[in-house]
RNA sequence: GCGGUCGUAGUCUAGCGGUAGGACACGUCCCUGCCACGGACGUAGCCCGAGUUCGAAUCUCGGCGGCCGCA
Numbered sequence: 001g002c003g004g005u006c007g008u009a010g011u012c013u014a015g016c017g018g019u020a021g022g023a024c025a026c027g028u029c030c031c032u033g034c035c036a037c038g039g040a041c042g043u044a045g046c047c048c049g050a051g052u053u054c055g056a057a058u059c060u061c062g063g064c065g066g067c068c069g070c071a
Stems, first nucleotide, its partner, number of pairs: 001070007010024004018054001026042005047063005
């Protein structure tokens, strides 16, 4: 330098054009004599920019970053 692949909450992950879901973690409360376990509720997210579309996490283009391969 070229090609492929991936990028969603603090962490892991689902989502294939129409309300972003789950788990762990975190906060408050319940439970308990206390802790742990368990339960209820809550906080928090689409890597950046542009395009297509009535509507984009999703499709297209560019950029950035991780990984793999080729040179």